The prediction has a mean pLDDT of 91. The RNA shown here (c-di-GMP-I riboswitch aptamer) has 85 nucleotides and comes from a Desulfobacterales bacterium.
C1' cells in the first nucleotide's frame, strides 16, 4: 500500500408516526422522531414495484399508457470515512 472482510474509535445517515410547505397523485423537501443502515452516498442501466396528470378509448361508470416517483426492492454503475482479526 491493494482486495476481500467488518472489531474498535470518532463521526455520518435516519424507517414508522407527525407538523409545515410543493405536488393530480406516487411521492419529495424542512422540522420533530430513531426502526434500522458500512455504502441507508450518488447514478432509473437491467429488473421490479407505486402513481396516471397529460393523452388514448368509452354514452357514462371506468379502462389503458410514464414523458412522474422509489437508490432504505433486487441486481449493476460510480465515487467514499477508519483499520483490530
Nucleotide at each position: 500500500g491493494a482486495u476481500a472482510c467488518g472489531a474498535a474509535a470518532g463521526g455520518g445517515c435516519a424507517a414508522a408516526g407527525u407538523u409545515g410547505c410543493c405536488g393530480a397523485a406516487a411521492g419529495g423537501c424542512a422540522g420533530c422522531g430513531a426502526c434500522g443502515c458500512a455504502a441507508a452516498g450518488c447514478c432509473a442501466c437491467g429488473g421490479g414495484u407505486c402513481u396516471a396528470a397529460a393523452g388514448c378509448c368509452g354514452a357514462a361508470a371506468g379502462g389503458c399508457c410514464a414523458a412522474g416517483a422509489c437508490a432504505g426492492c433486487c441486481g449493476g454503475g460510480u465515487u467514499g470515512c477508519c483499520g483490530a482479526a